A computed fold for a 348-nucleotide part of an RNA from an uncultured marine bacterium, annotated as small-subunit ribosomal RNA, central domain.
Context: one part of a larger RNA
RNA sequence: CUGGGCGUAAAGCGCACGUAGGCGGACUAAUUAGUUGGGGGUGAAAGCCCGGAGCUCAACUCCGGAACUGCCUCCAAUACUGUUAGUCUUGAGAUCGAGAGAGGUAAGCGGAAUUCCGAGUGUAGAGGUGAAAUUCGUAGAUAUUCGGAAGAACACCAGUGGCGAAGGCGGCUUACUGGCUCGAUACUGACGCUGAGGUGCGAAAGCGUGGGGAGCAAACAGGAUUAGAUACCCUGGUAGUCCACGCCGUAAACGAUGAAUGCCAGCUGUCGGGCAGUAUACUGUUCGGUGGCGCAGCUAACGCAUUAAGCAUUCCGCCUGGGGAGUACGGUCGCAAGACUAAAACUC
Numbered sequence: 001c002u003g004g005g006c007g008u009a010a011a012g013c014g015c016a017c018g019u020a021g022g023c024g025g026a027c028u029a030a031u032u033a034g035u036u037g038g039g040g041g042u043g044a045a046a047g048c049c050c051g052g053a054g055c056u057c058a059a060c061u062c063c064g065g066a067a068c069u070g071c072c073u074c075c076a077a078u079a080c081u082g083u084u085a086g087u088c089u090u091g092a093g094a095u096c097g098a099g100a101g102a103g104g105u106a107a108g109c110g111g112a113a114u115u116c117c118g119a120g121u122g123u124a125g126a127g128g129u130g131a132a133a134u135u136c137g138u139a140g141a142u143a144u145u146c147g148g149a150a151g152a153a154c155a156c157c158a159g160u161g162g163c164g165a166a167g168g169c170g171g172c173u174u175a176c177u178g179g180c181u182c183g184a185u186a187c188u189g190a191c192g193c194u195g196a197g198g199u200g201c202g203a204a205a206g207c208g209u210g211g212g213g214a215g216c217a218a219a220c221a222g223g224a225u226u227a228g229a230u231a232c233c234c235u236g237g238u239a240g241u242c243c244a245c246g247c248c249g250u251a252a253a254c255g256a257u258g259a260a261u262g263c264c265a266g267c268u269g270u271c272g273g274g275c276a277g278u279a280u281a282c283u284g285u286u287c288g289g290u291g292g293c294g295c296a297g298c299u300a301a302c303g304c305a306u307u308a309a310g311c312a313u314u315c316c317g318c319c320u321g322g323g324g325a326g327u328a329c330g331g332u333c334g335c336a337a338g339a340c341u342a343a344a345a346c347u348c
Stems, first nucleotide, its partner, number of pairs: 004319003007302002012316001014201004021194003025088007033081002035077008049065006091191001092188002094185006103177007110154001114150008125136002162169002206247006215241002220236004258315006266293012297304002321348003330341004
């Protein structure tokens, strides 16, 4: 509990698709359901409210009025909403022609680096640190050359660049595939927006089964540091990180800013298109993205400012002092870890 709010004070679901529902473009006609005006009936009494009266006052009681915000019915109005019928093209879609892109899935390929193995050269150190030590090395290390193997990640290009609903996506090629933008149109004719439930997607970590394992590295071990050092530093090192399939369903899942539509000064950079002016340069203009600054306006301030946190409309979600607590209990889901839903006592 509303005439309030949700970037940072409590508060936008992580994101999408979509059911019910809510809301919905322009014009014409009909209807009169909603709506508006008027009439009638009903709305018991008591009570509440107002004016009076009676008990010495009051409580109480009595009389009168108003009210009972409602329901039913009749008449009238017809702007708006609804309904029905018809029409339209601006919203939405469609067709054609171009275009950009780390969008997705699968397969194949490439080079640099790291580690390991084999061989050659070569000799006493190498590593590592603030300094050291653990560690490796005369059974030949480190360094260097050649050959081989393996796994993972793709330097430069690279850019407040691009794509995607979000999570996210970056070597190259091929196949399949989603979305977007621009231009044109003689097509459909409101087919739209939102979206409770629901369904799907959803980083990392974690879990199950089977592979793989180079580097890195929770746990763990050792060496240092220190008063101590279950750490920071060093040497090792297992899960894991990788692949396939199946779970989990959470993040500061952030723009801490829900989605959609319209309107409201500009300047400047950049990405993808179109048009015009004389060429791939440049200028002007236009559409779509992505940044910086800034007016009006907004804001508690910070700041936001045509990518709004401005001015409005529609729909959804959410908030209501701090702690207890995103906890307990119950329920649903999960193999588990746990997730979702979600209090109270008490206390300040």
The coordinates come from a structure-prediction model, not an experiment, and the mean pLDDT is 89. The full RNA is in RNAcentral, with records from ENA and SILVA. It matches the Rfam family "Bacterial small subunit ribosomal RNA".